[in-house]
The RNA shown here (Bacterial small signal recognition particle RNA) has 100 nucleotides and comes from bacterium HR27.

RNA sequence: GGCCGGGUCCCACGCGGCGAGGGACCGUGAACCUGGUCAGGGCCGGAAGGCAGCAGCCAUAAGCGGUUACCCUCGGGCGACGUGGGAGUGCCUAGCCGGA
Numbered sequence: 001g002g003c004c005g006g007g008u009c010c011c012a013c014g015c016g017g018c019g020a021g022g023g024a025c026c027g028u029g030a031a032c033c034u035g036g037u038c039a040g041g042g043c044c045g046g047a048a049g050g051c052a053g054c055a056g057c058c059a060u061a062a063g064c065g066g067u068u069a070c071c072c073u074c075g076g077g078c079g080a081c082g083u084g085g086g087a088g089u090g091c092c093u094a095g096c097c098g099g100a
Stems, first nucleotide, its partner, number of pairs: 001097003005093004009086006015079002018075006024067005034059004042051003
């Protein structure tokens, strides 16, 4: 000096990360208009017994709050990641060839 690749650059997909929403999970959660159990009291009954049922307690719906280990969807001025493609002016670089 040359040849041929790779990187830097661009695109797609994947993976990861971040964010948002949802699920899941946890908590809370109904004077009555949810459920269960229903003290007391009430009602029916001659009685035995039965009926409805407030408070309380338990559970739960919507809602509200929380968690981000897990799942799903979407998004990007995200990535010392992977695969494929593109560009190949410059820069970096493996290999090969030639010259001094």